[in-house]
Molecule: c-di-GMP-I riboswitch aptamer
Organism: Deltaproteobacteria bacterium
RNA sequence: AUACGUAAAAGCCAAACUUAUCGUGAGAUAAGGACGGAAAGCUACGGAUCUUCCCCUCCAGUGAAGACCGCCGGGUUGCCAAA
Numbered sequence: 001a002u003a004c005g006u007a008a009a010a011g012c013c014a015a016a017c018u019u020a021u022c023g024u025g026a027g028a029u030a031a032g033g034a035c036g037g038a039a040a041g042c043u044a045c046g047g048a049u050c051u052u053c054c055c056c057u058c059c060a061g062u063g064a065a066g067a068c069c070g071c072c073g074g075g076u077u078g079c080c081a082a083a
């Protein structure tokens, strides 16, 4: 220095739910709140899941657009440092 992450220490993030706002919607943001997390930091790149204003055909489908990384994988950055 790198890998691993099972020790210790310093810290970090924040599920469900509630309130307010935005959005057709999936959902997002802020405050409260902690289920949990070694990247639960960032990234929509691939897959999975979800939504549907609009177009076309006609009542449901296709295309397309969008949501989501705390669903999985990839890319990228970071703390500690015993074994």
Base pairs, nucleotide, nucleotide: 005080012037013036017032018031019030020029021028022027035070041076042075043074045073046072047071049067050066051065052064056061057060